[in-house]
Context: one part of a larger RNA
This record gives sequence, C1' cells and structure tokens, in this order.
RNA sequence: UCACGGUUAAGGAACUAGGCAAAUUGACCCCGUACCUUCGGAAUAAGGGGUCCUCGCUUUUGCGAGGCGCAGAGAAUAGGUCCAGGCAACUGUUUAACAAAAACACAGGGCUGUGCCAAUUUGAAAGAAGAAGUAUACAGCCUGACACCUGCCCGGUGCCGGAAGGUUAAGAGGAGAGCUCAUCAGCGAUGAGAAGGCUUGAAUUGAAGCCCCGGUAAACGGCGGCCGUAACUAUAACGGUCCUAAGGUAGCGAAAUUCCUUGUCGGGUAAGUUCCGACCUGCACGAAUGGUGUAAUGAUCCGGACGCUGUCUCAACCAUGAGCUCA
Repeated sequence: UCACGGUUAAGGAACUAGGCAAAUUGACCCCGUACCUUCGGAAUAAGGGGUCCUCGCUUUUGCGAGGCGCAGAGAAUAGGUCCAGGCAACUGUUUAACAAAAACACAGGGCUGUGCCAAUUUGAAAGAAGAAGUAUACAGCCUGACACCUGCCCGGUGCCGGAAGGUUAAGAGGAGAGCUCAUCAGCGAUGAGAAGGCUUGAAUUGAAGCCCCGGUAAACGGCGGCCGUAACUAUAACGGUCCUAAGGUAGCGAAAUUCCUUGUCGGGUAAGUUCCGACCUGCACGAAUGGUGUAAUGAUCCGGACGCUGUCUCAACCAUGAGCUCA
C1' cells in the first nucleotide's frame, strides 16, 4: 500500500450523479393502527409495552411477592419506516455470459376469415397438423384488469359487394397480301398466272383484372389558414373569406411528449435547472397505433421526510491475509 473484517469523540448526508456502501430495524406475546379502497385490502401500517431466576397460587395460560446483572429474543440466524408522483393493473416472461424494465405475456375487449374433405399451416405429391375438434370451435390481426368513455373524415391506399359501359391476353376468325407453279403471251429479256402447297394477316369475337358504381376506419391512415369585431385596455361569444374527404370532440396538457425553457404563479428549502399543484402560448397530446382515472402489486423510475450511521467534516486504531526480506 492492497484485500477482507471490526471499533470510534463531536457532528449526522455537510459525501455523492444518486444515502452507492454501511448502519438502523428485526424473533415471539400484548396494546394500538391513518389516508385511500375494487371492501378483499392498505397492515407486521405507524406507534408503544413485555421477555431472566426463585417462591406461592393456579396450572391452558398467567397473577402476586422476592432476587441478580450494564445488558434477560443476554450469543447466532430473523422487515428500517413514512409522504407525494410517473409507468405498467396484477402473479409471471426476457437479451445463457454488460440491459429484468415502462419491454413481452396476461385475463378481459374488438375486428376479420372459416359450415367441415373448414379456413389456415406444411409438403413436389401422397399425406399430415388443425382435430379423433365443429362457430360458446379454430385461425389471423390489434388492444391490454377494472371504472368512465372511445368523436369527425371513405378523397388516397387496402378489403368487400356490383355489373351497364370503356379497355384488355391466348384462342376463334379469316378480308387481304406475298412465295411457288400447270398454263398462256412474247424471237428473247420478261410478264400474267388456275388448282394445290407454304408464309403472313385486317374486321369481328374473346374472361378475370383495371377504369367505373357503392360500402367499410377497434382497416392502413387523416383530423386547416387569413382578416375584422364588445362603451378603458385586453380578449373575442360574433362576422367575412379561402381551401379541404373532414378540419381534433370528450378528456389531458412545459407531460416518458414543451424547442424557446431554469416558461409563469404557488408549495416545499436559508438557498430547488429536479419534485409536487396550477395556468395553457399543445415548436410537435388525444381517444383500442386507445384517451383519462385508478385500490392493490413492483430487486421499476423521480422527489421529499424521520430514524440511522466513518458516505462525509477528517481521519485514527485494531485483527487476518497478501505485499517486503530470508530460506
């Protein structure tokens, strides 16, 4: 000096990103126990008292008297507590070996598909899973207990339905054209050219799809701007105008979302970029990509208080092991 363990005057979080670590608390019995609440809880809430030995009486347990010690759960093992908030209802699950969480799951809710040789999945097929099940079932997707709710938009994209018209493939169809050629014309060069064969090929016909017409948002998604106006001022219930498919409803709001920002006001502190309560000017909340609340729960996150302490003021000492020397 390091590691591990122990003790400490006075103070008691002044340490620090943060009470990290340590300390406090702790068992059993008795008394007592608030807000809130889904009436189950919260709750071991909190906060107090007792615990040894001898004798007597009762003997389930205790009561009374006496005694000893600094100390009686005499050592060891054995919750610190409270207040307020965010998130997630909860128990659970997860990155084996840097993340345990607000992530995943969940019961509950909703939409969609599927009538059975089901849909769906797998396989080249046979076959298999679904299921020895049958819509109170199975499959896919979203949300995520519970309470109160879940607004407007179908223009775009998707899905579902429709079939009048437009467009549209192969195929059908075969007008026409070309090549070949008997033959004919011509002195010849060459020209014409039937039947057949070969090649090409217009009109016409021709399904789904797309265009088109409807529906559908707990489908993917979206949910405005400018100007003026009230008898102080300010503001604008009100009016005008432009655009849109429709212009954000309830609720919440500097928020796990607020840039400006340490917004402003109030609370807490002597002093508070954090915290709590409000305000609303929401850069850029908002309703199952769920909105707002919420008892209980949480090795969760943020703020505060009491207790407690070597975390600190500020360090000291002790024990063990290493370090060091020798072998």
Description
The part of an RNA shown here (large-subunit ribosomal RNA, domain IV) has 327 nucleotides and comes from a metagenome. The coordinates come from a structure-prediction model, not an experiment, and the mean pLDDT is 88. Rfam family: Bacterial large subunit ribosomal RNA.